[in-house]
RNA sequence: CCACGGGAGCCCGGUACACCGGGCUGAGAGGGGGGCUGAGAGCCCCCGACCGUCGAACCUGAUCCGGGUAAUGCCGGCGCAGGGAGG
Numbered sequence: 001c002c003a004c005g006g007g008a009g010c011c012c013g014g015u016a017c018a019c020c021g022g023g024c025u026g027a028g029a030g031g032g033g034g035g036c037u038g039a040g041a042g043c044c045c046c047c048g049a050c051c052g053u054c055g056a057a058c059c060u061g062a063u064c065c066g067g068g069u070a071a072u073g074c075c076g077g078c079g080c081a082g083g084g085a086g087g
Stems, first nucleotide, its partner, number of pairs: 001087002003053004009024006031047006058083003064077004
């Protein structure tokens, strides 16, 4: 450089889990556009930013264990466990 993989959570208020505003952690959490369903179930696609590509990005175990928080994968354990995307 090109290609590929991946996540987008928790809480408060506004009649309200999809919209709006605010708060927490984080590299990233409604950054933008479109479609479907629904009336307290949400789901899908495209683009962007960010992280990662032989391994702690990310997924599973997991409705797990310990600590902490207003709450949450918020922190640690699990973890020389299994899976996981390169030229």

The RNA shown here (TPP riboswitch aptamer (THI element)) has 87 nucleotides and comes from Micromonospora wenchangensis.